[in-house]
Context: one part of a larger RNA
Molecule: large-subunit ribosomal RNA, domain I
Organism: Gammaproteobacteria bacterium
RNA sequence: GGCCCACGGGGGAUGCCUUGGCGUCAAGGGCCGAAGAAGGGCGUGGCAAGACUGCGAUAAGCCUCGGUUAGCCGUUUAGCAGGCUUAACCGGGGAUUCCCGAAUCGGAGAACCGGCGACGGAGAAACCGUCGCAUCCCAUGCUGAACACAUUAGGCAUGGGAUGGUAAGCGGGGGAACUGAAACAUCUAAUUACCCCGAGGAAAAUAAAGCAACCGCGAUUCCCUGAGUAGUGGUGAGCGAAAAGGGAACAGCCCAAACCUAGAGGGCUUAACGGACUGAGGUCCUAUGCCUUUUGGGUGUUGUACGACAUUCCAGCGGAAGCCUCAGCAACCGCACGGAGUUACAAAUCUAAUUUCUAGCUAAAGGUUCCUGGAAGGGACCGCCAUAGAGGGUGAUAGCCCCGUAGGCGAAAGGGAUUAGACUCCGGGUUUGUUCGUGAGUACCACGGGACACGUGGAAUCCUGUGGGAAGCUGGGGGGACCACCCUCCAAGGCUAAAUACCCUUGACGACCGAUAGUGCACAAGUACCGUGAGGGAAAGGUGAAAAGAACCCCUGUAGGGGAGUGAAAUAGAUCUGAAACCGUGGGCCU
Numbered sequence: 001g002g003c004c005c006a007c008g009g010g011g012g013a014u015g016c017c018u019u020g021g022c023g024u025c026a027a028g029g030g031c032c033g034a035a036g037a038a039g040g041g042c043g044u045g046g047c048a049a050g051a052c053u054g055c056g057a058u059a060a061g062c063c064u065c066g067g068u069u070a071g072c073c074g075u076u077u078a079g080c081a082g083g084c085u086u087a088a089c090c091g092g093g094g095a096u097u098c099c100c101g102a103a104u105c106g107g108a109g110a111a112c113c114g115g116c117g118a119c120g121g122a123g124a125a126a127c128c129g130u131c132g133c134a135u136c137c138c139a140u141g142c143u144g145a146a147c148a149c150a151u152u153a154g155g156c157a158u159g160g161g162a163u164g165g166u167a168a169g170c171g172g173g174g175g176a177a178c179u180g181a182a183a184c185a186u187c188u189a190a191u192u193a194c195c196c197c198g199a200g201g202a203a204a205a206u207a208a209a210g211c212a213a214c215c216g217c218g219a220u221u222c223c224c225u226g227a228g229u230a231g232u233g234g235u236g237a238g239c240g241a242a243a244a245g246g247g248a249a250c251a252g253c254c255c256a257a258a259c260c261u262a263g264a265g266g267g268c269u270u271a272a273c274g275g276a277c278u279g280a281g282g283u284c285c286u287a288u289g290c291c292u293u294u295u296g297g298g299u300g301u302u303g304u305a306c307g308a309c310a311u312u313c314c315a316g317c318g319g320a321a322g323c324c325u326c327a328g329c330a331a332c333c334g335c336a337c338g339g340a341g342u343u344a345c346a347a348a349u350c351u352a353a354u355u356u357c358u359a360g361c362u363a364a365a366g367g368u369u370c371c372u373g374g375a376a377g378g379g380a381c382c383g384c385c386a387u388a389g390a391g392g393g394u395g396a397u398a399g400c401c402c403c404g405u406a407g408g409c410g411a412a413a414g415g416g417a418u419u420a421g422a423c424u425c426c427g428g429g430u431u432u433g434u435u436c437g438u439g440a441g442u443a444c445c446a447c448g449g450g451a452c453a454c455g456u457g458g459a460a461u462c463c464u465g466u467g468g469g470a471a472g473c474u475g476g477g478g479g480g481a482c483c484a485c486c487c488u489c490c491a492a493g494g495c496u497a498a499a500u501a502c503c504c505u506u507g508a509c510g511a512c513c514g515a516u517a518g519u520g521c522a523c524a525a526g527u528a529c530c531g532u533g534a535g536g537g538a539a540a541g542g543u544g545a546a547a548a549g550a551a552c553c554c555c556u557g558u559a560g561g562g563g564a565g566u567g568a569a570a571u572a573g574a575u576c577u578g579a580a581a582c583c584g585u586g587g588g589c590c591u
Base pairs, nucleotide, nucleotide: 001590002589003588004587005586006585007584008583009582015576016542017541020513021512022510023509024508025507026506027505028504029503030502031165032164039100040099041098042056043055044054046080047079050076051075052074062094063093064092065091066090067089071084072083073082105114106113107112115133116132117131118130119129120128121127135162136161137160138159139158140157141156142155143154170198171197172196173195174194180187184234210217211216221248222247223246224245231239232238252495253494254493255439259298260297261296262295263294264293265292266291267290268289274285275284276283277328278327279326280325281324282323303473305438306437307436308435309433310432313429314428316335317334318333319332322329337427338426339425340424341423349422350421351420352419353418354417355416356415357414358413360409361408362407366382367381369380370379371378383400384399385389391403392402393401444468445467446466447465448464449463450462451461454480475490476489477488478487479486529536530535549575552563553562554561555560
């Protein structure tokens, strides 16, 4: 020096564990904010320095109403002192809630500085306290220039609203490139990333100027299928439907206009061929008429056209305005009958019942028998319960030890839902028509673009920057150029729940992970640390059943160790197990 054996050091793999994650499903919930949010700063404990949690000068808390219990005064974190105990704890409601932050009296290098006004403090310029004082928009009122007026500009006051935040999801406006096409330009990536605006618990869409095919369907949305089909495409890479069918969920409505009526503005007309509901007779009218503009109310809302108006016929009861008389008509009112309703279709509230969420309660049945062991839940023996043998804990493996579980029960207060009632709202049908209405710079066309699965193509359909520009019910759009026939629908106004997306909470489950995994984070993690900053971003779990965490003695003052003691075990001693690399000590053999 090598090999082998034994025993160690070192290291932290492996095994076992799980406080934490991940996913799916179900139920419930879903916006917060000038009444000051989200997010922070600073404080706050008897002894409390740091960190977490909670809270806010009433500061690990205050009041109240319920639930529950014999203990409690949060964690790291033990101790001392002192308390509470109809307390503590859990849930509903309320009070307080410093400073910054939209931050809003002004300023500022966020968490600070400085004002003005009113009121108060025995209050007079000084000190203190409380309240108010931003901007924009809307409404109303007061005031009020240039320039005489002014419902002008402007100013002031009062009331209401807005502002800011928001992970994901949603609608809209902008909008790339890498990349792919094995290069690259049309194309793709992609109407993506990213930016901006906006709204909501969902958003959007939605009640056919739709599809279809000569049969028919009957708003929208979402899923499966149709189908990687039909198509599109430097016919490359790629992109990629729809109808029909099956499901989820279902819900339909309101205006504009015609016409009637009331008010206001403007114009015209001398008594009638007009008006005062109609007829007859009176009487009146320069507006009480006619035309026009506008505002409010009623009516009305569709395509086998519908509605208005006039007209024909039919239809519950009673009353009744409408210049006077008679005869009719009749808006409107009441009753009856019928229908509907709080998410659209008009809108507000109350009562009762049921149910549910936000705390909880109850809940069966084994042994001090024997064995092993530190310990029985294991083995032996003899029992019991079960609408409960899900699961977890307990010194090893427990239906019957504990928590639970099946089943059953429960709310003073606040929230949600359903039902019923109160309440509120609504209600003619029919025949006929040379009458009236039915969304205009619109449809459509041309040019330029965009969206449609569809890249200009034979390119319909939808949107529109520029120009042109209809019909109007004997009307108009569509059916993939276009025309005819046929079929189908009614644009140029609006609203609309659910099924859908996403998130949170709770519960259940998992051929999901088990500390280099699973979230970046099982630990004082978006922390430490890095960066001027935007931003980047860790490592780090395990004694034991129980601290019983090693009194006392010794080495040397710690550290570390040797005894002693605890424990089943101390090579479980600050830590489970403890592989390998690597480093030793002792022994054997060989050289």